């Protein structure tokens, strides 16, 4: 340089055109308990960045940015 792959809450994943994006750890509140562990309920928190197709995009298409492989 060309092909190819993956980026989705703090972290690991799921959702592959129909929406309120879900799950586990992790966080913070509370209840429980003499107290800590457990245990149980409840909040927050996220689609790499721009563009474009479609009623509708995380999901297709382009281009960049980034990590990971091929091959020069």
């Nucleotide at each position: 340089g060309u092909c190819u792959u993956c980026g989705u809450a703090g972290u690991a994943a799921a959702a592959u055109g129909g929406a309120u994006a879900u799950u586990a750890c992790g966080a913070g509140c509370c209840c429980c308990u003499c107290c800590u562990a457990a245990g149980g309920g409840c909040u927050a928190a996220g689609u790499g960045u721009a563009g474009g197709u479609u009623c509708g995009a995380u999901u297709c298409c382009u281009a960049c940015c980034g990590g990971g492989g091929a091959c020069a």

Transfer RNA from a Lachnospiraceae bacterium, 72 nucleotides, folded computationally.
The prediction has a mean pLDDT of 81.
The source organism's lineage runs through Bacteria, Bacillati, Bacillota, Clostridia and Lachnospiraceae.